Small-subunit ribosomal RNA, central domain from Azorhizobium sp. AG788, 348 nucleotides, folded computationally. Model confidence (mean pLDDT): 89 of 100.
[in-house]
Context: one part of a larger RNA
RNA sequence: CUGGGCGUAAAGCGCACGUAGGCGGAUCGUUAAGUCAGGGGUGAAAGCCUGGAGCUCAACUCCAGAACUGCCCUUGAUACUGGCGAUCUUGAGUUCGAGAGAGGUUGGUGGAACUCCGAGUGUAGAGGUGAAAUUCGUAGAUAUUCGGAAGAACACCAGUGGCGAAGGCGGCCAACUGGCUCGAUACUGACGCUGAGGUGCGAAAGCGUGGGGAGCAAACAGGAUUAGAUACCCUGGUAGUCCACGCCGUAAACGAUGGAUGCUAGCCGUUGGGGAGCUUGCUCUUCAGUGGCGCAGCUAACGCCUUAAGCAUCCCGCCUGGGGAGUACGGUCGCAAGAUUAAAACUC
Numbered sequence: 001c002u003g004g005g006c007g008u009a010a011a012g013c014g015c016a017c018g019u020a021g022g023c024g025g026a027u028c029g030u031u032a033a034g035u036c037a038g039g040g041g042u043g044a045a046a047g048c049c050u051g052g053a054g055c056u057c058a059a060c061u062c063c064a065g066a067a068c069u070g071c072c073c074u075u076g077a078u079a080c081u082g083g084c085g086a087u088c089u090u091g092a093g094u095u096c097g098a099g100a101g102a103g104g105u106u107g108g109u110g111g112a113a114c115u116c117c118g119a120g121u122g123u124a125g126a127g128g129u130g131a132a133a134u135u136c137g138u139a140g141a142u143a144u145u146c147g148g149a150a151g152a153a154c155a156c157c158a159g160u161g162g163c164g165a166a167g168g169c170g171g172c173c174a175a176c177u178g179g180c181u182c183g184a185u186a187c188u189g190a191c192g193c194u195g196a197g198g199u200g201c202g203a204a205a206g207c208g209u210g211g212g213g214a215g216c217a218a219a220c221a222g223g224a225u226u227a228g229a230u231a232c233c234c235u236g237g238u239a240g241u242c243c244a245c246g247c248c249g250u251a252a253a254c255g256a257u258g259g260a261u262g263c264u265a266g267c268c269g270u271u272g273g274g275g276a277g278c279u280u281g282c283u284c285u286u287c288a289g290u291g292g293c294g295c296a297g298c299u300a301a302c303g304c305c306u307u308a309a310g311c312a313u314c315c316c317g318c319c320u321g322g323g324g325a326g327u328a329c330g331g332u333c334g335c336a337a338g339a340u341u342a343a344a345a346c347u348c
Stems, first nucleotide, its partner, number of pairs: 003320004007302002012316001014201004021194003025088007033081002035077008049065006091191001092188003095184005103177007110154001115149007125136002162169002206247006215241002220236004258315006266293013297304002321348003330341004
């Protein structure tokens, strides 16, 4: 490379948008580039292969054939693919009418709790633990009542509930704003799918500048435990956690399952719509989601099973024994931390 694969054995980029490219619905006409057929030219010789011949055989040499799977020219064929022209509506989109939602951004606002401060009551303990001690407290703690401040997070509702491409999103209100679903058919008429590079988004931690700092809490200090205890437990406690702007670009970024389309038994829940029926609160039905079980089928098994890991098509990414190693070197990016791309020797 041909292959064979990618839920768990190696293997789906964290996610999206999109360039080139690849692929692409129905009908009619045309063309004849791909495709197929006929003819012609060329495809040096040698070699290979087949059949002969000559050296005593063989190697070797000679003769003939086949082959040279290719390229070019020409004459035709027109099913399929492509080009061109025309038409269509089921793919895609627009319009109209409804609907659900922690989707996003900004501003405001509410109550509970923790902590601190002030004041009142009150007195000797309080904390904490397996047990203790460090710690706090007669300069009045803990407890309790009232008032105030500040920061952060939103109990109940809450649900294999909802929304979002993923990361993720949860008090309440307003403004701005993205997407989705259902119904109606009015319109456009293939406008589509995927997507190397590229661009954007991207938890936590971390970094820069400036704020903020209640609680929690790496580091650190102390007390315990222990043979030791650079831990687990306890008392403290700084970065950080929060906000604004700018970086970082990684995660078991997981459904360990790329995206799109079509097809292939059912049953039971649940969310949001629509329709029908009647006994008006139930039944049936239909879309779109989200769960459980399960037939066929698939799978090494586990399991998956209309939300496929089934049956197919298209496009992308990735894998190719373990270690060395996601490392070195080089490149690119970054303030740094580091990220990304990515070997070999050697070894089993």